Record summary
The RNA shown here (transfer RNA) has 72 nucleotides and comes from uncultured Yoonia sp. Taxonomically the source falls in Yoonia (Bacteria, Pseudomonadati, Alphaproteobacteria, Paracoccaceae). RNAcentral records the identical sequence in 2 taxa.

[in-house]
RNA sequence: GCGCGGUAGCUCAGUUGGUUAGAGCGAUCGACUCAUAAUCGAUAGGUCGGGAGUUCAAGUCUCCCUCACGCC
Numbered sequence: 001g002c003g004c005g006g007u008a009g010c011u012c013a014g015u016u017g018g019u020u021a022g023a024g025c026g027a028u029c030g031a032c033u034c035a036u037a038a039u040c041g042a043u044a045g046g047u048c049g050g051g052a053g054u055u056c057a058a059g060u061c062u063c064c065c066u067c068a069c070g071c072c
Stems, first nucleotide, its partner, number of pairs: 001071003005067002009025004018056001027043005049065005
């Protein structure tokens, strides 16, 4: 210098920019059980890596910075 990535505690999805930001696992509470596990239900948990810009509207587009991985 080039490419890819950073979204919940973990692993990730998120379409052509659009009306509420999601899933699985985990956590908490409850149901079931003599009890535990399993199973089922509910709840909490997010400055979408940081900043700026474009737009009526940005996780998504543009620029700068930063971190991780790969290539030269």